[in-house]
Predicted 3D model of a 410-nucleotide RNA (Bacterial RNase P class A) from Nocardioides soli. Of the family's consensus pairs, 97% are formed in the model. Taxonomically the source falls in Nocardioides (Bacteria, Bacillati, Actinomycetes, Propionibacteriales). Its mean pLDDT, the model's own confidence on a scale to 100, is 75.
RNA sequence: UGGGCUGGCCGGGCGACCGCGUCGCCGUGCUCGCGAGAGUGCGGUGCCGAGGAAGGUCCGGGCUCCACAGGGCGAGGUGGUGGGUAACGCCCACCCGGGGAAACCCGCGGGACAGUGCCACAGAGAACAGACCGCCUCCCGCCUGACGGCUGUGCCUGACGACGGGAGGUAAGGGUGAAACGGUGGUGUAAGAGACCACCAGCGACCGGGGCGACCCGGCCGGCUCGGUAAACCCCACCUGGAGCAAGGUCAAGAAGUCCGGAGCCUUCGGGCCCCGGACGCGCGCACGACCGAGGGCGGCCCGCCCGAGUGCGCGGGUAGACCGCUGGAGGCGGCCGGCAACGGCCGUCGUAGAUGGAUGGUCGCCACGCUUCGGCGCACAGAACCCGGCCUACAGGCCAGCCCAUCCG
Numbered sequence: 001u002g003g004g005c006u007g008g009c010c011g012g013g014c015g016a017c018c019g020c021g022u023c024g025c026c027g028u029g030c031u032c033g034c035g036a037g038a039g040u041g042c043g044g045u046g047c048c049g050a051g052g053a054a055g056g057u058c059c060g061g062g063c064u065c066c067a068c069a070g071g072g073c074g075a076g077g078u079g080g081u082g083g084g085u086a087a088c089g090c091c092c093a094c095c096c097g098g099g100g101a102a103a104c105c106c107g108c109g110g111g112a113c114a115g116u117g118c119c120a121c122a123g124a125g126a127a128c129a130g131a132c133c134g135c136c137u138c139c140c141g142c143c144u145g146a147c148g149g150c151u152g153u154g155c156c157u158g159a160c161g162a163c164g165g166g167a168g169g170u171a172a173g174g175g176u177g178a179a180a181c182g183g184u185g186g187u188g189u190a191a192g193a194g195a196c197c198a199c200c201a202g203c204g205a206c207c208g209g210g211g212c213g214a215c216c217c218g219g220c221c222g223g224c225u226c227g228g229u230a231a232a233c234c235c236c237a238c239c240u241g242g243a244g245c246a247a248g249g250u251c252a253a254g255a256a257g258u259c260c261g262g263a264g265c266c267u268u269c270g271g272g273c274c275c276c277g278g279a280c281g282c283g284c285g286c287a288c289g290a291c292c293g294a295g296g297g298c299g300g301c302c303c304g305c306c307c308g309a310g311u312g313c314g315c316g317g318g319u320a321g322a323c324c325g326c327u328g329g330a331g332g333c334g335g336c337c338g339g340c341a342a343c344g345g346c347c348g349u350c351g352u353a354g355a356u357g358g359a360u361g362g363u364c365g366c367c368a369c370g371c372u373u374c375g376g377c378g379c380a381c382a383g384a385a386c387c388c389g390g391c392c393u394a395c396a397g398g399c400c401a402g403c404c405c406a407u408c409c410g
Base pairs, nucleotide, nucleotide: 001406002405003404004403005402006401007400008399009398010397012367013366014365015364016363017362018361020049021048023046024045025044026043027042028041029040030039031038032037051381055392056391058390059389060388061387062386063244064243065242066241070303071302072301073300075240076239077238078237079236080094081093082092083091084090095109096107097106098105099104110235111234115233116232117229118228119227132174133173134170135169136168137167138166139165140164141163143161148156149155150154182200183199184198185197186196187195201225203222204221206219207218208217209216210215248324249323250322251321257280258279259278260277261276262275264273265272266271282316283315284314285313286312287311288310295307296306297305298304331350332349333348334347335346336345337344338343369378370377371376
């Protein structure tokens, strides 16, 4: 200097004018109240006011309710080891396997000797299989015919070899295939073969060393060799109540009334009218039920346990407003210490949206960046809605750090 790999950060800036939201303070008006004060409007002023993903709703929680909440089956999730964390399917470190020259990246990473299933087509044969081509031995047929022989111009014998057929041996060579029942070299054989041998890989036994562990290294011996697939069903290990802020609470209002107690009045003595206080609570119909239990809860089922006097369905009517939950958190920032790291501890410091028909806007100028026909145009992905830890997806342009490789210079 170039290429590659990994991690982190920013993501427009400045000024002016007008305008937004919560909260605080000051002033002021109106309404209610004896007053303390409450409600509401206006003006001024101050702090603060969308994200790294606020997106996806894929995981894990906090919190709330069921609710005092058990056992079994089943269902779902995760899957190397060790750590981190409130927890996780997340993060860190390491192991094994694969890719890469390396930095580094990837892994649905336990089990195929519990069982079941599948491996198309091709191929002889795809799990204890198999002979297509080939190689070897023997037999038969046929062709050629060396050497030799003889009674000789022909005949006899007939090696090696070729072709065809049959029987047997073979799995080393070739072929098929994603994959073929170890690899290389040799001995041996009629030809071969772990048949045997040496080395190697794998498996198993025994022994030693390192590591918390997954695993790694080594020695020695041996049958020689005991497919693949579980992001197929399955087995094993571990984990798991449900619903969700539209959770869940408080206040007010509403509809026809009902019951109880008390005072007064009326009465045909049955009761009625009206007021006050309290409780329950919209009206009608049907079904079941009230301790021999309707209905309900404990995830889906079963058992068991518990709540329980009203439940379920249909039709019709009324109200649906205010407040809490709602932002101080497994919080942010800084320093020091421990740890390879994730992260943890200690000290200090800060108070950074809480809307609720839903708040950040508009205009102008300058600067930065990109394009330009020099007039201008554009300026990434994208808006909190109870909160947090992650993962995934989107992102114009730019900055920083480390590591690997190549080249050059010193």